[in-house]
RNA sequence: GAGUUUGAUCCUGGCUCAGAUUGAACGCUGGCGGCAUGCCUUACACAUGCAAGUCGAACGGCAGCACGGGAGCAAUCCUGGUGGCGAGUGGCGAACGGGUGAGUAAUAUAUCGGAACGUGCCCAGUCGUGGGGGAUAACGCAGCGAAAGCUGUGCUAAUACCGCAUACGAUCUCUGGAUGAAAGCGGGGGACUCAGCAAUGAGCCUCGCGCGAUUGGAGCGGCCGAUAUCAGAUUAGCUAGUUGGUGAGGUAACGGCUCACCAAGGCUACGACGGGUAACCGGCCUGAAAGGGUGAUCGGUCACACUGACACUGAGAUACGGGUCAGACUCCUACGGGAGGCAGCAGUGAGGAAUUUUGGACAAUGGGGGAAACCCUGAUCCAGCGACGCCGCGUGAAGGAUGAAGGUCUUCGGAUUGUAAACUUCUUUUCUUUGGGACUAAGAGACCCAUGUCAACAUGGGGCGUGAAGGUACCAGAGGAAUAAGCCACGGCUAACUUCGUGCCAGCAGCCGCGGUAAUACGAAGGUGGCAAGCGUUACUCGGAAUUACUAGGCGUAAAGGGCAGGUAGGUGGUUUGGUAAGUCUGUUGUGAAAGCUCUCGGCUUAACCGGGAGAGGUCAACAGAAACUGCCAGGCUUGAGUGUGGGAGAGGGUACUGGAAUUCCCGGAGUAGCGGUGAAAUGCGCAGAUACCGGGAGGAACACCGAUGGCGAAAGCAGGUACCUGGACCACUACUGACACUCAACUGCGAAAGCUAGGGGAGCAAACAGGAUUAGAUACCCUGGUAGUCCUAGCUGUAAACGAUGCACAUUAGGCGUGGGGGGUAUCGACCCCCUCUGUGCCGACGCAAACGCAUUAAAUGUGCCGCCUGGGGAGUACGGCCGCAAGGUUGAAACUCAAAGGAAUUGACGGGGGCCCGCACAAGCGGUGGAGCAUGUGGUUUAAUUCGACGCAACGCGAAGAACCUUACCUGGGCUUGAACUGCUGGCAGUAGCUUUGAUGAAAGUCGAAGCGGACCGUAAAGUCGGAAACCAGUAGAGGUGCUGCAUGGCUGUCGUCAGCUCGUGUCGUGAGAUGUUGGGUUAAGUCCCGCAACGAGCGCAACCCUCACCCUGUGUUGCCACGUCCGUAAAGGACAGCACUCUCAGGGAACCGCCUCGGAUAACGGGGAGGAAGGUGGGGAUGACGUCAAGUCACCAUGGCCUUUAUGUCCAGGGCUACACACGUGCUACAAUGGCCGGUACAGCGAGCAGCGAAUCCGCAAGGAGGAGCAAAUCUCUUAAAGCCGGCCCCAGUUCAGAUAGUGGGCUGAAAUUCGCCCACUUGAAGGUGGAAUCGCUAGUAAUCGGAGAUCAGCUGGCUCCGGUGAAUACGUUCCCGGGCCUUGUACACACCGCCCGUCACACCACGAAAGUUGGGUGCAACCAAAACCGGUGAUUCAACCCGCAAGGGAGGUAAUCGGCAAAGUUGUGACCAAUGAUUGGGGUGAAGUCGUAACAAGGUAACC
Repeated sequence: GAGUUUGAUCCUGGCUCAGAUUGAACGCUGGCGGCAUGCCUUACACAUGCAAGUCGAACGGCAGCACGGGAGCAAUCCUGGUGGCGAGUGGCGAACGGGUGAGUAAUAUAUCGGAACGUGCCCAGUCGUGGGGGAUAACGCAGCGAAAGCUGUGCUAAUACCGCAUACGAUCUCUGGAUGAAAGCGGGGGACUCAGCAAUGAGCCUCGCGCGAUUGGAGCGGCCGAUAUCAGAUUAGCUAGUUGGUGAGGUAACGGCUCACCAAGGCUACGACGGGUAACCGGCCUGAAAGGGUGAUCGGUCACACUGACACUGAGAUACGGGUCAGACUCCUACGGGAGGCAGCAGUGAGGAAUUUUGGACAAUGGGGGAAACCCUGAUCCAGCGACGCCGCGUGAAGGAUGAAGGUCUUCGGAUUGUAAACUUCUUUUCUUUGGGACUAAGAGACCCAUGUCAACAUGGGGCGUGAAGGUACCAGAGGAAUAAGCCACGGCUAACUUCGUGCCAGCAGCCGCGGUAAUACGAAGGUGGCAAGCGUUACUCGGAAUUACUAGGCGUAAAGGGCAGGUAGGUGGUUUGGUAAGUCUGUUGUGAAAGCUCUCGGCUUAACCGGGAGAGGUCAACAGAAACUGCCAGGCUUGAGUGUGGGAGAGGGUACUGGAAUUCCCGGAGUAGCGGUGAAAUGCGCAGAUACCGGGAGGAACACCGAUGGCGAAAGCAGGUACCUGGACCACUACUGACACUCAACUGCGAAAGCUAGGGGAGCAAACAGGAUUAGAUACCCUGGUAGUCCUAGCUGUAAACGAUGCACAUUAGGCGUGGGGGGUAUCGACCCCCUCUGUGCCGACGCAAACGCAUUAAAUGUGCCGCCUGGGGAGUACGGCCGCAAGGUUGAAACUCAAAGGAAUUGACGGGGGCCCGCACAAGCGGUGGAGCAUGUGGUUUAAUUCGACGCAACGCGAAGAACCUUACCUGGGCUUGAACUGCUGGCAGUAGCUUUGAUGAAAGUCGAAGCGGACCGUAAAGUCGGAAACCAGUAGAGGUGCUGCAUGGCUGUCGUCAGCUCGUGUCGUGAGAUGUUGGGUUAAGUCCCGCAACGAGCGCAACCCUCACCCUGUGUUGCCACGUCCGUAAAGGACAGCACUCUCAGGGAACCGCCUCGGAUAACGGGGAGGAAGGUGGGGAUGACGUCAAGUCACCAUGGCCUUUAUGUCCAGGGCUACACACGUGCUACAAUGGCCGGUACAGCGAGCAGCGAAUCCGCAAGGAGGAGCAAAUCUCUUAAAGCCGGCCCCAGUUCAGAUAGUGGGCUGAAAUUCGCCCACUUGAAGGUGGAAUCGCUAGUAAUCGGAGAUCAGCUGGCUCCGGUGAAUACGUUCCCGGGCCUUGUACACACCGCCCGUCACACCACGAAAGUUGGGUGCAACCAAAACCGGUGAUUCAACCCGCAAGGGAGGUAAUCGGCAAAGUUGUGACCAAUGAUUGGGGUGAAGUCGUAACAAGGUAACC
């Protein structure tokens, strides 16, 4: 920096990602080289080899080897004589080097200091190195044992051991003195001396190496101090050698290091003690830094060496490859005893995700020994193995378009892979092969030369000479593109996209999340992106994370202010002077090892890597200086703080006394049937006299009015009145003290209500409980009762949403308006008002702050000091432990596990059994229906071979369907066809071909198999019958076809909210933003209609109007319409013709209505009420017209269409059947139930429409349906066409009827190939249910409802449906409380799939982790005791002993030793305590889990406001 909480927003906050890193591991892949690096796990066990020896110039010697000598013919023997040397004595080393990190939280490490020490080898100085002695290994002999090994005896040497002498230094001291050493070996040498037979040796001189004493140094080591070094307080007290002293012992040295005695100290909140974890550092990783993490390789320190303990030797060890003892384990054994310690290098087993060769060499560097040569060195240098890491190189370069083939995709045109390949030219790093070939090497040594001094020896020079790696690096020749590319990703974060497969499956996933038939997210392919000999994954660390905030966060509502106060430690602290110098600042010096890091220069072809130089790095130390600030010391000051004096205010606290009203109870009176209670009731009380009323009394609790946004108190809290005791604040005046202050862990006190203990008290109220209601239930809400309790006293508890959700204190920073308390000023006789001021308490607001809401001198602003608290949600304020409590419980307070959120504020919606305003046949007021009956029709269901499909609340159900006998038809059964019934292209074929007519067989038809006849047709060529083409046909192939699926892939169309008044935009403004404003407000309207106002100004889609129609008038028109006047003909009346266009009417075009006029109201507006005029009056009636959008609404079966499926079938043709079934249920209708009626007779008046395969007149036949007939009419002419209700007259007389017409029978008619399944109509007969319809429910506000008939579309025929038409023609609307739907504003919200929402708890099931638990097991550890090895120390020491002393000797002394005793003491054993871990029948809650059960607690007034 990004992703992720939301519909969207801002914030808070967690989770996740991109980066870097690694001693890594795993998966796929793998060409080369350089440099690094490699058991992180079992400090588990180890076979085998090697890792520490060396010195003969310390010694006695000679096992083996070589040489020499001697003997012997020879085999061979003898000879330490020489080179040398096993074993041994002795010296030095083995305490280094190498490994590992178990232990250790300080006996450690880092840094800086210190004083009371030691020191082999090394350096420098001084002085010595004289003279003696006795042993002992080896070896010989003897012996024991399986072995390891051991014993006895005898001999022998030393640089082994012991005296004596000496003592410059040294140590001790009583200052007189006393004590204490040594070792020799080698080289050279001339004379001399000695020994010897001689060789020769010794003396002597000299050189070198040693040895002793001592001083100093260097380096190393021991000790002490300061500071720093993990987390936890659910570890708070620890300590008897403990702290100190005196004395002694001990040590190299100080010291309780040890001991005796004395004192009672010492450590600890700046974290003692105990438990856990851990080697520390230089550094390394990360980071901008500060930090965080880490402590492999390299370097410094420490610790350890199978486990535990112990000492010896030594300069140095409490000793990795030494010892003793104990223990565990392994091995050998003759069973008697023995041996061993890879955390050295290799290697093995085991463990594990995982870590190498039983390699070469001492050539170099370094170490040990040696005089040296040299020897040893698994230190080291090299090689091997491993892409484990870092760095470098390569896998070719240039050209090359037909943009090849192949692959993939495709809109079928093409695109892409892609200059990629092929192909041409070139190069040769690498590779193969051949040849040459290093640096690293300096030495030492022998040789030569020179110098010192002839030699020895020392120094210098010269050349000779030494390489594991390695025939390696490197160089050159030849060959030839030859030997060399993978891995991961491609939804967003995050660079990179398509196709196929799959179908919530298989799978993916770091987070968000993909997958339920069109997946850029799974799998594959093609393509693309990234990195590259690697690439991904996993794990760890830092970063991002300012997400522990020192740098650098927060706490009103997101997590977070302690309930309040007092106050200790601690932190912080006014003003001034002087001093000091701890902090602070400056300078110098020392140190901060090397490596690493940074800069720079250089070396490997470059780089990594390596070398040289410089820099950096500490809260470091020491010294010197400064004195402003802080501290400290001393002295002042008064403004902070406190005290005094004088005042007034107050439900501040405590105790005692006291008052009235009211409730209840008791008594009395009076009085009668109810009272009480509720939404409505009931339980309850009451005739045994209640309630209501009056009087009297008892008792307890609480204090109306005043009373307030008021007062007091630290908070909790405090209210009748009076008295007493008492705390605090405030004001005024100044006097005093002189910083006495602020805050505050621990601690102490106070602390509502409820609760607990004991004793009182008990009127009212009232958990629990009981009863009555309510309810599906009602362990509730409501009612009637009612006990604890509420009250008092004494004590406990210690918590609350203990809230201003806001710690305390101080200072600074605009104001305005109230109110409580006090004081002052002007003025006044005085008071009020007014002004100023101090102190409280409220409201509103500027700056500022804040995520916003909001806060704002009473801060949530600004600055300071101190305290408390927070770090995702859940688990959980739970468990365990501690403390407190009588208990209830409180306080402190986790983890496992689980989720990707949880949350705050604000926004827009939606919703509310929230509010306000308004509308609608929404209710109400009315009229008529439905729901009951029969039938029609549609649907569900059932049935069926099929009963094709779709539509399902409103907004499916007389819907698609404006018309299923066949057809339709999609369904079923059966029979046929297969390029097909219909379309297009290609290839090939085709001449009596296509086509037409007639016809046979078979068949239900479709079709199949045939027969006969006609048939030369079109175009070009051409010129007379040839050729080619086209059409048709046949065969084949592309492909057709599909009412098959998906309306949740779609277009189009439609329904619905709703003809509701809304829905938006531009610019501006406001807001961090989502958004707001405009569109809200005041009026008004049918209307977001209009007016006014307004940070808005305008605009768009809607509304309205423009359109059609009806109503009035005018003008024009005048047949088929009309017929007033006129003429003619004619009748009983009518009528006809002419004329005419006045009227009606037709069709066109105009006019007319606009709140225009008057009046009133309103704001002078918009507009509204009334009136006039008018055919019509306030959108005149009706229609068409349907905003942004909602419902994944409906339709793939109107049509179109993506994808999928099918292709001798899901296509197509045909016959028959079905869609018409029928126990039943629902919707929509028709007809009725009758008298406002039915029937009969007579009689009057429409309009819209339709008509040629049509409407069909007159006339005739039939009871009728209908038939015959065919005038007229493509229609203002003819026909359908008699309208019916109505009116007049008559009958019926309340009955299942003269109502009603279902059902059924018979006979007819019509349409049509066809009327059985399955049409309509007529006549006669039959005559069912039904007597106005339960709960419920529908329509309608005027030419409407109701009622009456008529026409049309579809259509051969068929309507009770649908759509139109006219006739007759009402009732009612007080009104908006309620039901339903809708609009606007506002409010709440935990809803946003939006209340058909969200969501809680028990129960049941599965899984997971955790707690408790009778116990059980294991671990380390404390205390006490027993036993007690080795070793050391001390005592004894009769055993035993060469050196020294005494002694002639024996012997003794001195000093040791075996042994023994004691001290200390490991392991072991026993007892006991606390702790930790594991496990445990059972049990407890918790978490998680697409569709379980019960209820509905919360979110809206959530239906009883919620919460603590």